[in-house]
RNA sequence: AGAGUUUGAUCCUGGCUCAGAGUGAACGCUGGCGGCGUGGAUUAGGCAUGCAAGUCGAGCGAUCUUAAUAUUGAGAUUAGACGAACCUUCGGGUGAGUCUAUGAUUAAUAUUUGAGAUAGCGGCAAACGGGUGAGUAACACGUGGAUAAUGUACCUUUAGGAGGGCAAUAGUCUAUCGAAAGAUAGAGUAAUGGCCCAUGGUUCCUUUAACUUGGAAUAGUUGUUGGAUAAAGAUGGCCUCUACUUGUAAGCUAUCACCUAAAGAGCAGUCCGCGUUCUAUCAGGUUGUUGGUAGGGUAAAGGCCUACCAAGCCAAAGACGGAUAGCUGGCGUAAGAGUGUGGUCAGCCACAUCGGGACUGAGACACUGCCCGGACUCCUACGGGAGGCUGCAGUCGAGAAUAUUUCUCAAUGGGCGAAAGCCUGAAGAUGCGACGCCGCGUGGAGGAUGAAGGUUUUCGGAUUGUAAACUCCUUUUAUCGGGGAGGAAAGCUAAAAGGUAAAUAAUCUUUUAGUUUGACUGUACUCGUUGAAUAAGCCACGGCUAACUCCGUGCCAGCAGCCGCGGUAAUACGGAGGUGGCAAGCGUUACUCGGUUUGACUGGGUGUAAAGGGUCCGCAGGCGGCCUUAUAAGUGAGAGGUGAAAUCCUUCGGCUUAACCGGAGAAUGGCCUCUCAAACUGUUUGGCUAGAGGAUGGGAAAAGAGAGCAGAACUGUCAAUGUAAGGGUGAAAUCUGUGGAGAUUGAUAGGAAUGCCAGUGGAGAAGUCGACUCUCUGGUCCAUACCUGACGCUCAGGGACGAAAGCUAGGGGAGCAAACAGGAUUAGAUACCCUGGUAGUCCUAGCUGUAAACGAUGGGCACUAGGUGUCUGCUUUAAUUAGUGGGUGCCGUAGCUAACGCGUUAAGUGCCCCACCUGGGGACUACGGCCGCAAGGCUAAAACUCAAAGGAAUUGACGGGGGCCCGCACAAGCGGUGGAACACGUGGUUUAAUUCGAUGCUACGCGAGGAACCUUACCAGGGUUUGACAUGUAGGAAGUAGUGCCCCGAAAGGGGUUCCGAUCGGUAACCAGUCCGAAACCUACACAGGUGCUGCAUGGUUGUCGUCAGCUCGUGCCGUGAGGUGUUCCCUUAAGUGGGAAAACGAGCGCAACCCUCGCCAUUUGUUGCUAUUCUAUGGCUUGUCUGUAGAAGCACUCUAAUGGGACUGCCCGCGUUAAGUGGGAGGAAGGUGGGGACGACGUCAAAUCCGCAUGGCCCUUAUAUCCUGGGCUACACACGUGUUACAAUGCCUGGUACAACGGGAGGCUAAGCCGCGAGGUGGAGCAAAUCCUAUAAAACUAGGCUCAGUUCGGAUCGAAGGCUGCAAUUCGCCCUCGUGAAGCUGGAAUCGCUAGUAAUGGCGCAUCAGCAACGGCGCCGUGAAUACGUUCCCGGGCCUUGUACACACCGCCCGUCAAGCGCUGAAAGUGGGGGGCACCCGAAGCUCCGUUAUGCGGAUUCACGGUGGAUUUCAUGAUUGGCGCUAAGUCGUAACAAGGUA
Repeated sequence: AGAGUUUGAUCCUGGCUCAGAGUGAACGCUGGCGGCGUGGAUUAGGCAUGCAAGUCGAGCGAUCUUAAUAUUGAGAUUAGACGAACCUUCGGGUGAGUCUAUGAUUAAUAUUUGAGAUAGCGGCAAACGGGUGAGUAACACGUGGAUAAUGUACCUUUAGGAGGGCAAUAGUCUAUCGAAAGAUAGAGUAAUGGCCCAUGGUUCCUUUAACUUGGAAUAGUUGUUGGAUAAAGAUGGCCUCUACUUGUAAGCUAUCACCUAAAGAGCAGUCCGCGUUCUAUCAGGUUGUUGGUAGGGUAAAGGCCUACCAAGCCAAAGACGGAUAGCUGGCGUAAGAGUGUGGUCAGCCACAUCGGGACUGAGACACUGCCCGGACUCCUACGGGAGGCUGCAGUCGAGAAUAUUUCUCAAUGGGCGAAAGCCUGAAGAUGCGACGCCGCGUGGAGGAUGAAGGUUUUCGGAUUGUAAACUCCUUUUAUCGGGGAGGAAAGCUAAAAGGUAAAUAAUCUUUUAGUUUGACUGUACUCGUUGAAUAAGCCACGGCUAACUCCGUGCCAGCAGCCGCGGUAAUACGGAGGUGGCAAGCGUUACUCGGUUUGACUGGGUGUAAAGGGUCCGCAGGCGGCCUUAUAAGUGAGAGGUGAAAUCCUUCGGCUUAACCGGAGAAUGGCCUCUCAAACUGUUUGGCUAGAGGAUGGGAAAAGAGAGCAGAACUGUCAAUGUAAGGGUGAAAUCUGUGGAGAUUGAUAGGAAUGCCAGUGGAGAAGUCGACUCUCUGGUCCAUACCUGACGCUCAGGGACGAAAGCUAGGGGAGCAAACAGGAUUAGAUACCCUGGUAGUCCUAGCUGUAAACGAUGGGCACUAGGUGUCUGCUUUAAUUAGUGGGUGCCGUAGCUAACGCGUUAAGUGCCCCACCUGGGGACUACGGCCGCAAGGCUAAAACUCAAAGGAAUUGACGGGGGCCCGCACAAGCGGUGGAACACGUGGUUUAAUUCGAUGCUACGCGAGGAACCUUACCAGGGUUUGACAUGUAGGAAGUAGUGCCCCGAAAGGGGUUCCGAUCGGUAACCAGUCCGAAACCUACACAGGUGCUGCAUGGUUGUCGUCAGCUCGUGCCGUGAGGUGUUCCCUUAAGUGGGAAAACGAGCGCAACCCUCGCCAUUUGUUGCUAUUCUAUGGCUUGUCUGUAGAAGCACUCUAAUGGGACUGCCCGCGUUAAGUGGGAGGAAGGUGGGGACGACGUCAAAUCCGCAUGGCCCUUAUAUCCUGGGCUACACACGUGUUACAAUGCCUGGUACAACGGGAGGCUAAGCCGCGAGGUGGAGCAAAUCCUAUAAAACUAGGCUCAGUUCGGAUCGAAGGCUGCAAUUCGCCCUCGUGAAGCUGGAAUCGCUAGUAAUGGCGCAUCAGCAACGGCGCCGUGAAUACGUUCCCGGGCCUUGUACACACCGCCCGUCAAGCGCUGAAAGUGGGGGGCACCCGAAGCUCCGUUAUGCGGAUUCACGGUGGAUUUCAUGAUUGGCGCUAAGUCGUAACAAGGUA
């Protein structure tokens, strides 16, 4: 930065599409690691569970626990004493109980330098932090101001203060109610809770004076008068002072708290300027509405609220309404301007289940407070209660879709507290997700037998590919094992210094020492171990767009962003190999910006592509002449403030790098304030006259309106003359007319329009205006330069005018004439043509308001070469001279334009204003609104659908366009075809097969120049399988191959047999059937073979346009380009043949010529040709200068076949441009290319041929190959084409007599002779040919016959007898003889050939070939015409021009109805839902007010929710119905494109 796509090609216009970047994404395939970010965009849907706001005991009482002390108890245990009772060996023993001491343990009470806890009162916080974006189009937000209209807890600073007293209440206890939540009553208690009194200043209210700031005092300062209002303590320490004197208290002191006032900071409220989406198919809105006065209310101005008064206020610079939406810093994109967006982060706002309300408080109308109402969920004992995740996790739902019911307060921050500390889902961490960005890795080096495998192949190879294997190396990552930061600062304890203080207490600050604190986490990082070990996919490959082949498929399956691929050779589908791109991702989808100058400010347009309003007037608005004064709004300059931070940019730095993060700077297009300047714009002062207007004098005119009036024509009526037609058409008919038309004459009536003049002449704003006269009215031009003094230009909305048709009412109505009727035309003809004919056309009054209302060109002003007409003024000249205005045409310069074209009458160059456009269709439509009597008009969408639609120009092609020209094209002629029979070919039909091809001209006597077998490709049947034919390899092979014979068989083929029996070269001294090799043969493998398919894969060849005169190139020139020029024009020609002109000059392929042949002459040649002359021989009789035959000489002639000559418009005359040439003439055998032939430009028809041959691909391979026999190609109701023979007398038959040329001949032509009526047979001379043969040419001529008849025409068909060829003649040959004797008497519509040695007509030859279906084809000679005025018409062609909507090119394109399917949409009786508003009813809680009472009740205003009513708006749906669009091959016509057949 562009690219693809409209066309045959081009330029332009114009849309669609692509390449880029981005995302809070999702989906598909795939997935190694780490860092940093990020993650409910949908249902502001519902939520289980846990947590998310507490803290202070140094405010208070109380309670509990605990420690110590004190007091009072209880008391295990132990010791001692006494001791009932019992037993006794009387020694004594056991022992209830009592007393004393001991005191583990334990209870209560009180106290404390105690310690800990906390339900309640109290204080502070809970208004922050966190979430979300529903609402909101608004002072909500942004920006800048204002507050002279304000508040402010905690914090900071300053000043001052804190005296005295009082009453309650929660907790608690008792009692009661309730399921619960909870509630009630009584008793009683504290405070930093509450109340009262005091004091009080620079506080507040009030009286008053002076001064200051300011734009403005309602402000401030300093005074002054009177009044009003405060407070709370807690904790630690100390005795310097006083008291008692131990130490404590009053007190002092420190810290915190408290009160008052002022100030600060930060925060908050309010107001204002500017900015802030779409919609006018929302144009009027508003009643507390707008303002005032008074009052209320608030921290505060204010209709914020109330009463009264006034009637305002807002709006096209968009009010009001509707739709949508949180706003911003920013973010994405973009070169920028813009455009889109507002997730994360940050600022502001709003909301907290929905709606309403206030309370508390510094702050709320309060997310985890209160009250009320609604919906929902839960509990319930049915009486009542409870709840609010749009906090963090999590769950359900809906959805394409969005995470852990984790850890910790370690850090940062917040709340409370004196502090320790407590709380903190803020926050810090962690988990999940490739969701994004960034980084790393999946190994490195070497390695060619270029391995194997894959793919492909022209079979040689190529490629995958140094890729692998293999060798050497490394270890990021991974694994395992060691080590191991940093994030920690603070706090606490102690000490020291300093401050306060009386002080060494205490406390505060600083310093030092010690000690303690980590969720993440044994994390980052690092060392070692093992081993290439753990790690690559996705998309694309026709063009755009980097990357190509094979196979499969066969308009199928499918692809596709656009163009478009796919119907048998798909680089576009699917697979594979290869390649390209990106890479832990890659693609797809969705959306945004870009490209797109495709909304154009930068930076577009409007004659014909979309687009100038039908025209003018004109309010608002926009713009505006010269000089001058002032000002400073715009403008310019300077300075200041602001523009939060983050982001972006620059730079420096920190994580190994980067992403990421930090520091600094720059930037932040704006807004505000101040100062300066004064050119320009604005405003302003005073002037001017060049713009504009007026005045005076002239001019032209179909300018308008009204009234009058004229002649011609037309039609009717009357009268007259007069008779059979008139009229109309391409031709007719309907129609009129003997009841007298038409025609002619006269008179008369009526309506409409104004001939000539008349002119790209005139006038008007446009529509439009045409006899003449008058009246009224408008505009315009010229001259003069007298007046005014910018009075101007344009114009949204608005107003007026506005062709034709149409409408309303009333007139009028001659002609014309929608509708309608009839006649024609036609397949039809609701048309074109004709005969009629009503609305209408005309007038008056109104409406309609549209046109291709066009110059398809808005208006105004200025500037930029001219030439030439014309209308009308003025000046001037002797002049029909010249000049100067205003109109109106043509041509043209510069310039512009895509081109066409425009060009002083711009579409040029500028300025001002208005209108309009943004792909085609849908759609000059629907709905809504406005207008209209209606018809309808104005305004004006969407869904859906297409990739185009379009403009100009170019080349072709075409035209029932034009001009010029040619051709047996027509015409003029001659002869045919079409009718008959037969032959041949074709179609069709038939068939086992009737092989295949050729199909308008350009297939059809064509391939085929010769189908009985063969040919032969077809059919039936029978065989063969390396094959009928070629090459190669390997092996085999001697009595072998082969041949003969035999058998089966239709043959092919198969089988058998053995008498015979191999070729060539070599070797073996000689000797080979035998050995070797080659050939041949057999077997096997490669392969052969195919007239199988595709002529639409091809080569080659051919047809046709067309022997038409065309088709091109190089250079130059023109054009933006396709392209043009040349090649056009004039003359001429058979010709693009030649000449002249000309931006062309040359050239090529074609034309012509060169070649062959025929016609004249010459030279040469002289056998097989010739024989004039001469001679010889011989014959004949007409006896000759006779004649036949043969020979010799000869080459004169003819001829043969080679070489030359000849003709060139060369000569003369006319015409023509002095040319090219042309008309005539001479000479000449031939005269204007002398006749004929060969020769066929660029190209067209996907023309023909794969069955001549060649050939790509595909197909068959015991068969689609190949061999054989037989059949078929020869069929036969029919149709067509090409021919032959005829229909007869210009003939036929019979007899006779003449004259050719081209050819052919050895398995041949075949003579003479003989046989046969004949075909033919026999015969065999001659001839590889100027010698011989074929071979008699026929028509003609001549003589005779036939006499108009289906015949002496015609010969089909059939019968019989024959001949020939051939292996064979039945299907299926030809010929001969005899007999038979069909149709046919000149041919409908239509159609063919031919212009001179031609047509017509007569015969002859040849190729193919055994023979022949040949009447065909190719040649030859004989006889031998007629006609052409001419180019109007038919057909074909050439050149120029014109139109075109065609380019597959008129066999083109294309329109509408109907029918079918699908989609979209309008209307519609209605039906259902939503929104807002109005009226009325009801009216919770709460604020306010009132009453009463003593703190409860009652009432009032207002009011949420709810209800009713009738309107309104919007969405959905609706039988039926209207329309539109789309959809390979439906129906009917043919409207448009050419003069499209009626422009």